Model confidence (mean pLDDT): 81 of 100. The RNA shown here (Guanidine-I riboswitch aptamer) has 110 nucleotides and comes from a Pseudomonadota bacterium. It was read from a public genome assembly, where an Rfam model found it.
[in-house]
RNA sequence: UCCUAGUCGGGCUAGGGUUCCGGCCGGAGUGAAAUCCGGUGCUGGUCCGAGAGCUUCAACCCCCAGGGAGACAUCCUGGCGGUACACGGCGGGAUAAAAGCCCGGGAGAG
Numbered sequence: 001u002c003c004u005a006g007u008c009g010g011g012c013u014a015g016g017g018u019u020c021c022g023g024c025c026g027g028a029g030u031g032a033a034a035u036c037c038g039g040u041g042c043u044g045g046u047c048c049g050a051g052a053g054c055u056u057c058a059a060c061c062c063c064c065a066g067g068g069a070g071a072c073a074u075c076c077u078g079g080c081g082g083u084a085c086a087c088g089g090c091g092g093g094a095u096a097a098a099a100g101c102c103c104g105g106g107a108g109a110g
Stems, first nucleotide, its partner, number of pairs: 007058001009056004015048002020045002022042001023040006059083003063079005085105001087108001091103003
């Protein structure tokens, strides 16, 4: 100086906003209600949601045991273990909207 690994999905959480429901405020409406309109993100429900959060199914790797079928191999079943580490913008994008979502394990830093 150049190149480069880090599997797929589900459930959830930190976090996030405001389409819908609910709450609150104002207005219209009514005898009173119902109902309607506007505003408000509200410790709520729905919703979005992590590479660097949790958990789980699958997949893959090592070893062991059993089986067809007999030494190995192959195949099937089961079991233990493993799949490490991971600082990070600005800006842009989607959706109703925002975000630890996506661009992105990117730029950059170490």